[in-house]
Context: one part of a larger RNA
């Protein structure tokens, strides 16, 4: 280390439970709100952080009622109070009810700030009460009254209105008037009393529900869309104006002034379609509806009352159990210590009620009318109806297109009139538009009560059972969790011990129980322990199987372990095929996917049955939504053909009595269970996208407003001045000048290289380098554009870590012909990867193939016989085509010749013929085999064919044959015929879907065999015979052309005792150097040839070598010697060279001379095949993927029946039995309150996979890291503990910063005590951490009570479907303007320009003086303005030298005239009026004249005169000012101490030391000056001027006196802000010392602060 038991941790599955929910029925309500809502803020307790409750009267006051013994809420304690003189609760009423918010006096970042009348308090100041908003309608209109705004779940009318998707594309369509925005009502809303239907019978207003009907229709006639009349029902209800007519008052008009007339208002009439009213004539009189009040009865909002049990036993506890009563209009249900009719709440039934509410019979009161006749005239809804043009709505898409309803046009009739009946005309009938009003039946459900569930139980069920719309994310709109459980009762653990310890653990107590101890019921698995048995360190492995030795333990049945061996490449998903190095999964637990509704098929089960059956709705009756019954409306059947009139067992084409289709034969129909299809999201997850409606410019682009900010140093432009020069100019020199998208270069902005970083220090940084740095510059703050939009020096950049169209929330569960996943168990059958068409190729429809049901008797095979037929093949003197070779050659080409003519030759073509060879998928004179078809007989069978349900499948592939195609290439690719694979497991092939063998029901430690094999590994032959290999050839991967006296072996030939053949010796010669060629050429350079001839045994006019040419050496060919076979061609086996690839030489290894190869032969192994033997189901069958079809198994609830349980229910853990199995029983441990069996019934009904969901837990690995390499070391302290906290000492780092002050922004982090679980990347005694308690002081700083900018929100107006958009004066708004005003000291542990002390200053009221026109939201002045540049004065602040004043001081040596430390200083104000600037080109002042400032003006402006030197102004000076002070010494005491010291420190002591140089200057002067062009905010403050109006006032000036609100002030400014983090990043603005230096560059250094939390 492995398994295995045992025991634990961890973890929270499981069971059991429920306080919440979710679905409904039943009532009841349907609003709340200016009387202040709905929703908040911030108080409110004695202590109080949250929820609840409530408002300064603050977990509550007051009244009435109910109650009746306790009470100060969840929710404990401790203090403290209240009640029988009736609390607390409980119902109604009613008071109080801060602030915000429609918000309504004004303003605003919601809960804040700011006024105005009046009135109070006391007169100012200040406080307290009340009113002050806007629109709209009335009224008696300077004003009054009433009303409205706002919220609020759905229903409801109405303005506007998409888009994904469907249409297998897409545009009309569809989705849809959806979805969403907008308006505006109400308890409901809207319709709504016929200018309707309807067919010649008739209905009579509208709504809704069942049928009609998926019918008519409508429709790219696609997808789709879809009435209506008529029927059954729910409820029922009708009504009132304009008009004519009559009057009445005022108004106008007219007049003969009696009056008539006209318009409008009112008041009377009148409301109709078989017309009806006016008018004329008669006749009659108060009837409903509606409103109002409204006694008693009822209802609702607290309530009372309400029967009946004891003992025994078990136990902690009875409600179990036993025994023996009861009660019952009550045996729903909860609760009590377990399982309760008679304990307890309550339940049936029954009472009761002040008050407020709602409903209200009868009364009363308002309040209301008509009929008959008459028909002359009046009246009956006008920019209207119809028209046209363009649209929308009507089911109905412009169609024959009626009807409705807008826009734009046009434009009637008046009853003898008009509108309808689907174009449109005519009869006909119906009806009366152009004015309105109406309950009921219906639609919903934020909310109040009660009630119920074959809903859900803590991953479920509402997101929320819990302090849930809460942590917690996001600018924001918006998005959004986790999290129950001690016990019957807290009896919650006194006391001890251990520990630093209220951490933890152990005792001890308590309890039925403490592994029931608060992290608390049960406590499962992953995972980690810890004990114990067997076993393992030369082994190799999908971890398991089979055999087993050998230890342990035993209750002796068995159980654990297993050394050794055989065997064996996971599941899953997709594929033609996966151990695959194709996907998925870390592992456990828990969730996690074919479901409902209506339709429609088909089938089984049921009812009735030529019938079957209701729908809606009513009705009784019920502890259920149930049950009975009524309802026949209307469906389906019962006849059918036909386009249709139609006709009818037949009917239709047709001239037909023809001859054909379709029918007459076959029972339906309801309801219910399963299959499957349609239409809904329809198995689940899953886009990229579209579209609404909103939310965003705190990031960023660009843009307005209004502020800041650029060390230092270099160039040296125009101008200018001087000098020259010139007729004058140009021109030139030289000085001054300081311009520039000008040079170098910090800050600052920027990102060029490169490294680093890449689970970062960081979701873009870090080191160096590098551009730009007075400009198109860079930066703050306020704003502005917003989604096909904006914004862009343009990169498709950026618009919030998103950009070729932002984010949210919605349509919405969009579509996905795509991918993946999709869950118990057996049994039976079992496939395709093919044809046709497809915008169709990975999707489909129809056939094919499965399947299960019925129904027919077909169907294959093998023999036999008959049969059609044109492939293999073969032929082609048999056709078409095509074609080798020779021979002959018509013919023709070329050449020669020739006067022509004939005519000759030809290594050109070549016709036909003859020899000779072969060829054709689209050749046939021939032609099999096979296949087909028929006939008979035999064998077979889940073997065939029809009808229906109901599917997969429509990617295949490999091999073998036959072919195409390609290279007679492919593991190519297409076809045909098979066989396998797929879907197939077993043997074999070393392994290895398809190659060979063989089809796996299951068991057997049985037997016989295939392919293959028997030396070993490894079962079985080191077998027999007879041959080949010699190369490890090969066994045990495939190999070529070609090569080669490998070897065996077959055939022909040729030479040989007349001596072959090798091999030795020895000859190989003469013409002749053959000729020619050539310088030479002599066998051998090269040509020629009749290669000739001689001598020979032989010997080339020569086979190689060789020379310049000879020569030389050799060969052919000859003799000798040798003494027997040689030589060659042509097959046939092994073998050999050809031979090169990738971990290892690896052939499957060893290894084999056979254990290779070839042939014959005997024996054995060998498989899931064959028998045997038992068994299971079943039809002598049982292998199986998609798929069909059957039977169970198991969870959860429901009905009935029946058990079981504290003597112990489910649940959990182990053993053992059962069942093929899904499962199912038992026992013992746990556990401690519920289970279960049978028969139905119903389903949120079974998980391994979904990069699945959600919690837990390994692994990685004690690894990687511990977040700037600015560094730390020592001593002491403190503590249980110190690298780390605290003192000291020493060292190191910043030091234009890593120091210091502000501003956003944070929001107590700040002092100060106590604490160390957590947090802090270690530790922690420490802390920005917990806990507690402490601390922010303003007339003068900031802001508000003050302006105004950009911009925003608007009365008024303007526009606009609706919301809503523009929008001057005002208003609001700092990033400026104006402040009208504060200094120094000092002083808590923590605040100061805020307190204290001194000294100032400012407004305002009040009194007094003095002189005066005083008065505004109007006038005027004024405030008022860019850029760069130089330069001046003076000398602030700062530093340095010196002096001076105090004070210290030296180990070793030295020096005291000497080194070294601090000091040598002072504001605001208040007075002086200086440098400087401006100014005689006029400061200032008078006068005059003015037509302009929208009124006046004595003001300004402008124009004349006049008179004239002022005006503005830093800083220094003086005052202010303060000495026993600052500093320093000394020091009582008082803390700490490590004994060295250190900190605080009354008190006592001592100074009067400086207008010194000198460097530098960016504040200040300055709103200067000078130059330039791009010409550079308003506004109030302040001065003045008049207006109205006032002047007894009122403002100026002095002076005393009084008064002087709100807000902000802590800390941090980076470890406190954004950047998730105590983050190497970001972040405006002011100081900012010394030395070198031109600097803020850079180096070191001071103050100061830090050593970067391992």
């Nucleotide at each position: 280390g492995g398994c295995c038991g045992a025991c634990g941790g961890u973890g929270g599955a499981u069971a059991c439970c429920u306080a919440g929910g979710c679905u409904u029925c039943c009532g009841g309500a349907g609003g709340c709100g200016a009387a202040g809502a709905a929703g908040g803020a911030c108080g409110u307790g004695a202590u109080a952080a949250g929820c609840u409750g409530c408002g300064a009267u603050a977990a509550g006051c007051c009244g009435c009622g109910g109650g009746g013994a306790g009470g100060c809420g969840c929710a404990a304690a401790u203090g403290g109070c209240c009640c029988u003189c009736g609390a607390u609760c409980c119902g109604c009423g009613g008071a109080u009810u801060u602030c915000c918010g429609a918000a309504u006096g004004g303003g605003g970042c919601a809960a804040c700030c700011c006024g105005g009348c009046g009135g109070g308090c006391a007169c100012a100041a200040g406080c307290c009460c009340g009113c002050c908003a806007c629109c709209a309608a009335c009224c008696g209109c300077a004003g009054g009254u009433u009303g409205g705004g706002g919220c609020g779940a759905a229903c409801g009318g109405g303005g506007g209105g998409a888009a994904c998707u469907g249409a297998a594309a897409c545009a009309u369509c569809u989705a849809a008037g959806u979805a969403c925005c907008c308006c505006c009502a109400g308890g409901a809303g809207g319709a709504g009393a016929a200018a309707a239907c309807a067919a010649u019978u008739g209905u009579g207003a509208u709504u809704c529900c069942c049928c009609a009907a998926g019918u008519a229709g409508u429709g790219g006639c696609g997808a789709g869309c879809g009435a209506a009349c008529g029927g059954g029902g729910a409820u029922u209800a009708g009504c009132c104006c304009a008009a004519a007519c009559c009057g009445c008052a005022g108004g106008c008009g007219u007049c003969c002034a009696g009056g008539c007339g006209c318009a409008g208002g009112c008041g009377g009439g009148g409301u109709u379609g078989u017309a009806g009213g006016a008018c004329g004539g008669g006749c009659a009189u108060u009837a409903a509806a509606g409103g109002g009040g409204g006694a008693g009865a009822g209802c609702g909002u607290a309530g009372c009352g309400g029967a009946a049990c004891g003992c025994g036993c078990u136990g902690g506890a009875a409600a179990g159990c036993g025994c023996g009563g009861c009660c019952g209009g009550a045996g729903a249900g909860g609760g009590u210590g377990a399982a309760a009719g008679c304990c307890c709440c309550g339940u049936a039934c029954g009472c009761g009620g002040c008050a407020c509410g709602c409903c209200g019979a009868c009364c009363c009161c308002c309040g209301g009318a008509g009929c008959c006749c008459g028909u002359a005239u009046c009246c009956u809804g006008a920019g209207u109806a119809g028209c046209g043009c363009a649209g929308g709505a009507c089911a109905c898409g412009a169609g024959g297109a009626a009807u409705c309803c807008g826009g734009c046009g046009u434009g009637a009739a008046u009853c003898c009139g008009g509108c309808g009946g689907g174009a449109c005309c005519a009869u006909c009938c119906g009806c009366c538009a152009a004015g309105g009003c109406u309950g009921a039946a219906u639609a919903c459900u934020c909310c109040c009560g009660g009630a119920a569930g074959a809903c859900c139980g803590a991953u479920a069920g509402c997101g929320a059972a819990c302090a849930a719309g809460u942590a917690c994310c996001g600018u924001g709109a918006g998005g959004g969790a986790a999290a129950g459980g001690u016990g019957a009762a807290a009896a919650g653990a006194a006391c001890c011990c251990a520990g630093g310890g209220u951490a933890u653990g152990g005792g001890a107590g308590u309890g039925a129980a403490a592994u029931a101890g608060a992290a608390c019921u049960u406590g499962a698995a992953a995972c980690c322990g810890c004990c114990g048995g067997c076993c393992u360190a030369c082994a190799a492995g999908c971890g398991g199987u089979c055999g087993g030795a050998g230890c342990c333990c035993u209750a002796c049945g068995g159980g654990g372990u297993g050394a050794c061996g055989g065997c064996g490449u996971g599941c899953c998903u997709u594929u033609u095929g996966c151990a695959u190095a194709a996907u998925g999964a870390u592992c456990c637990u828990a969730c996690g996917a074919g479901u409902c509704a209506c339709c429609g098929u088909g089938u089984c089960c049921g009812g009735c049955g030529a019938g079957g059956u209701u729908a809606a709705g009513c009705g009784g009756c019920a502890u259920u939504a149930g049950c009975c019954g009524c309802g026949g409306a209307g469906c389906c059947g019962g006849a059918g053909c036909g386009a249709a009139a139609g006709c009818g067992a037949g009917u239709c084409u047709g001239a037909a009595c023809a001859g054909g289709g379709c029918g007459u034969u076959c029972a339906g129909u309801c309801g219910g269970g399963c299959g499957c299809g349609g239409u809904g999201g329809a198995c689940g997850c899953g886009a990229a996208a579209c579209c609404a409606a909103g939310u965003g410019a705190u990031c960023u682009a660009c843009c307005c407003u209004u502020g800041g900010c650029c060390a230092g140093g270099c160039u040296g432009a125009a101008g200018g001045u001087g000098g020259g020069g010139u007729a004058a100019c140009a021109c030139c020199c030289a000085c001054u000048g300081g311009a520039g998208g000008g040079c170098c270069g910090a800050a600052c902005c920027g990102g060029u290289g490169a490294g680093c970083g890449u689970u970062g220090a960081a979701a873009a940084g870090c080191u160096u380098u590098c551009g730009g740095a007075u400009g198109a510059g860079c930066u703050g703050a306020g704003g502005g554009u917003a989604g096909g939009a904006g914004c862009g020096a343009a990169a498709g950049a950026c618009c919030a870590a998103u950009c070729a169209a932002a984010c949210u929330u919605g349509g919405a569960g969009a579509u996905a012909g795509c991918u993946c996943g999709u869950a118990c168990u057996c049994c039976c059958c079992g496939a395709a990867a093919u044809g046709c068409c497809u915008u169709u190729a990975g999707g489909g429809g129809c056939a094919g193939c499965g399947u299960c049901g019925g129904g027919a008797c077909a169907g294959u095979c093998u023999g036999c016989g008959c049969g059609a037929g044109g492939u293999a093949g073969a032929g082609c003197g048999a056709c078409c085509g095509a074609u080798u070779g020779g021979a002959u050659g018509c013919g023709a080409g070329g050449g020669c010749u020739u006067c022509a003519c004939c005519g000759c030759c030809u290594a050109u073509c070549a016709a036909g013929u003859c020899c000779u060879g072969a060829c054709g998928a689209a050749c046939u004179c021939c032609g099999a085999a096979u296949g087909c078809g028929c006939g008979c007989a035999g064998a077979c069978g889940g073997u065939u064919c029809c009808c229906g349900g109901c599917a997969g499948u429509g990617a295949g592939g490999g091999c073998g044959c036959g072919g195409g195609u390609g290279c007679u290439a492919a593991g190519g690719u297409c076809c045909a015929c098979g066989c396998c694979c797929g879907a197939g497991a077993g043997g074999a092939g070393a392994a290895g879907a398809a190659u060979c063998c063989a089809g796996a029901c299951c068991a057997c430690c049985g037997g016989c065999u295939a392919a293959g094999g028997c030396c070993c590994c490894g079962a079985a032959g080191u077998g027999g015979c007879g041959g080949c290999u010699a190369a490890g050839u090969u066994g045990g991967u495939c190999u070529a052309a070609c090569g080669a006296a490998g070897u065996c072996u077959g055939g022909c030939c040729g030479c040989a005792g007349c001596g072959a053949c090798a091999g030795c010796u020895g000859g190989g010669a003469u013409g002749u150097u053959g000729g020619c060629u050539u310088g030479g050429a002599a066998g051998c350079a090269g040509c020629c040839a009749u290669u000739c001839a001689u001598u020979c045994a032989a010997a080339g006019a020569g086979u190689g070598c060789g020379u310049a040419a000879c020569a030389g050496c050799u060969c052919a060919c000859c003799a000798g010697u040798c003494g027997a076979g040689c030589g060659g061609c042509c097959g046939g086996g092994c073998a050999u060279g050809g031979a090169u690839a990738a971990u290892a030489a690896u052939c499957g290894g060893g290894c084999a001379u056979a254990a290779g190869c070839c042939g014959c032969c005997c024996g054995c192994c060998g498989a899931a095949g064959c028998c045997g033997u038992g068994g299971a189901u079943u039809u002598u069958a049982u292998g199986g993927u998609a798929g069909g079809g059957g039977a169970g198994c198991a969870u959860u609830c429901c009905g009935g029946a029946c058990g079981c349980g504290c003597c112990g229910a489910a649940g959990g853990c182990g053993g053992c039995c059962c069942g093929c199995g899904a499962g199912g029983g038992u026992c013992g441990c746990u556990g401690g309150a519920g289970c279960g069996u049978c028969c139905g019934g119903a389903a949120a009904g079974g998980c391994a996979a979904a990069u699945g969901u959600a919690g837990g837990a390994a692994u990685g690995a004690g690894u990687a890291a511990c977040g700037a390499u600015a560094a730390u070391g020592g001593g002491g302290g403190u503590g249980g503990g110190a690298u780390u906290c605290c003192c000291c000492c020493a060292c190191g780092c910043c030091g234009c910063a890593a120091g210091a002050c502000c501003a956003a922004g944070g929001g107590u982090u700040c002092c100060u005590g106590a604490u160390c679980a957590a947090c802090g990347c270690u530790c922690g005694a420490c802390g920005g951490a917990u806990c507690a308690g402490g601390g922010u002081a303003a007339g003068u700083c900031g802001g508000g009570a003050c302006c105004u900018a950009a911009u925003g929100a608007u009365a008024a107006g303007c526009c606009g479907a609706a919301a809503g958009g523009c929008g001057a004066u005002g208003c609001a708004g700092a990033u400026g303007g104006c402040a009208g005003a504060u200094c120094c000291g000092g002083u808590c542990a923590a605040g100061a320009u805020u307190c204290c002390g001194g000294a100032a200053c400012u407004g305002c009221c009040g009194c007094g003086c003095g002189g005066a026109c005083c008065g505004a939201u109007g006038c005027g002045g004024g405030g008022a303005c860019g850029g760069a540049g130089a330069a001046g004065u003076g000398g602030a602040a700062g530093c340095g030298c010196c002096g001076c004043c105090g004070g210290c001081u030296g180990a070793c040596g030295g020096a005291a005239u000497a080194g070294c430390c601090g000091g040598u200083u002072u504001a605001a104000g208040g007075g002086c009026g200086u440098a400087g600037g401006c100014g005689u080109c006029g400061a200032g002042g008078g006068c005059c004249g003015u037509a302009g400032u929208g009124a006046a003006g004595c003001a300004c402006g402008c124009g004349g005169c006049c008179c004239g030197a002022g005006c503005c102004g830093a800083g220094a000076c003086c005052c202010g000012a303060a000495a026993g002070u600052a500093c320093g010494a000394c020091a009582a005491g008082c803390c700490c101490c490590c004994c060295g010291g250190g900190g605080c420190g009354a008190g006592u002591c001592g100074a009067c030391a400086g207008c010194g140089c000198g460097c530098c200057u960016a504040a200040c002067c300055a709103g200067g000056c000078u130059c330039c062009c791009a010409a550079g905010a308003a506004a109030a403050a302040c001065c003045g001027c008049u207006a109205a109006g006032g002047a007894c006032a009122u403002g100026c000036g002095c002076g005393c006196g009084g008064c002087a609100c709100c807000c902000g002030u802590a800390c941090c400014g980076a470890a406190a802000c954004c950047g998730a983090c105590a983050c190497a990043g970001g972040u405006g603005g002011u100081c900012g010392g010394g030395u070198a230096g031109a600097a803020c560059a850079u180096a070191c250094c001071a103050a100061g602060g830090c050593g970067c939390u391992c």
This is a predicted structure of a 1654-nucleotide part of an RNA (large-subunit ribosomal RNA, half A) from a Bacteroidales bacterium.
Its mean pLDDT, the model's own confidence on a scale to 100, is 81.